[in-house]
RNA sequence: UGGAGGGUAGCCAAGCGGCAAGGCAAUGGUUUUAAGAAAACCAUCAAUUCGGAGGUUCAAAUUCUCCCCCUCCAG
Numbered sequence: 001u002g003g004a005g006g007g008u009a010g011c012c013a014a015g016c017g018g019c020a021a022g023g024c025a026a027u028g029g030u031u032u033u034a035a036g037a038a039a040a041c042c043a044u045c046a047a048u049u050c051g052g053a054g055g056u057u058c059a060a061a062u063u064c065u066c067c068c069c070c071u072c073c074a075g
Stems, first nucleotide, its partner, number of pairs: 001074007010024003018058001026044006051067005
């Protein structure tokens, strides 16, 4: 420099034009224990928006353009 894939919550991660899933973590409670820790169960919470800017559209995480970052391939 060219090509491909990716960027979504504290972490992992789904979504493929129409209300942003889920898990881990966190917080509270109950059980249990002599107690603490761990564990099980229940509940709650977290993105006022998806790397940034702009465009298309009634409507964009999703489509288009440019830019930034990460990984791989080629030179």
Transfer RNA from a Candidatus Falkowbacteria bacterium, 75 nucleotides, folded computationally. It matches the Rfam family "tRNA". Rfam links the family to the GO term triplet codon-amino acid adaptor activity. About the family: Transfer RNA (tRNA) molecules are approximately 80 nucleotides in length. Rfam classes the family as a transfer RNA. Lineage of the source: Bacteria > Bacteria candidate phyla > Candidatus Falkowiibacteriota. Model confidence (mean pLDDT): 80 of 100.